A computed fold for an 85-nucleotide RNA from a soil metagenome, annotated as Glycine riboswitch aptamer.
[in-house]
Order: sequence, then structure tokens, then C1' cells
RNA sequence: CCGGUCGGGAGAGUCGCCGUCAACGCCGACGACGACGCCGAAGGAGCAACCACCCCGGAAUCUCUCAGGCUCACGGACCGCUCGG
Repeated sequence: CCGGUCGGGAGAGUCGCCGUCAACGCCGACGACGACGCCGAAGGAGCAACCACCCCGGAAUCUCUCAGGCUCACGGACCGCUCGG
């Protein structure tokens, strides 16, 4: 320096509609679809302090939001322990 196991790990949602269950007065849960909105910490892209410089360049937690995400789960930059190369 690279990778693996384990642990920690944030942000952002409403509305409409359909189906199922429940209820049969209000109302609730799940899934799908649509509209608009929102988030930044996979990835990607851009600028830059800075680094390097013969040439070629490298570079963020900033910016963008293509992707991804906005119940849970998954994922998750980054951090810690540990193992391997």
C1' cells in the first nucleotide's frame, strides 16, 4: 500500500390511485404504479488547496446528482480490532 472477517456507521417523503388483509363509524398495514419533492457517505463526473514536474499528471469529506438512496432489509464513505499478500 492492497484485500478479507468482525464491530460501529448518517442523510432525505408527501400526495394520488389500484389490489390484498382488517374494519364496517372514523381509521390502519403491505405491495405495485404515477406525480412532484428531497438526500449524499457505493460508484461516476467537475473544480480546487496541495503535491509532483523532462513529458504525462495525481488529488477531497468540496461541488454536480448520471447512477444510487428517501419504512425495514440490503447497500454504505469513513473509523476500530484482527488476518492475509